The RNA shown here (c-di-GMP-I riboswitch aptamer) has 79 nucleotides and comes from a Hydrogenophilaceae bacterium.
RNA sequence: AUCUGACAAGGGCAAACCCGUCGCGAGGCGGGGACGCAAAAUCUCCGGUCUGGCUCGGCCAGAUAGCGGGAUUGCCGGA
Numbered sequence: 001a002u003c004u005g006a007c008a009a010g011g012g013c014a015a016a017c018c019c020g021u022c023g024c025g026a027g028g029c030g031g032g033g034a035c036g037c038a039a040a041a042u043c044u045c046c047g048g049u050c051u052g053g054c055u056c057g058g059c060c061a062g063a064u065a066g067c068g069g070g071a072u073u074g075c076c077g078g079a
Stems, first nucleotide, its partner, number of pairs: 002079004012037002017032006035066001041072003045069003048064007
């Protein structure tokens, strides 16, 4: 540097649901909680899905990075 996650250690994150709070909403954030995750770290560039609005074969503004692809960075082990 490349490939890889069968095995080991120390750890990390945290779905549903509940409470609080913000938002018209999809949803966000904080606390509890763990279904899972080796990028479940970061970024909406592409596609998908979802929400709101409109002059509605669509357009505009958003949400989702735990829907997939892509980009960037990264712990440990193995080859």
The sequence was found by an Rfam model in a public genome assembly. Rfam family: c-di-GMP-I riboswitch aptamer. Rfam links the family to the GO term cyclic-di-GMP binding.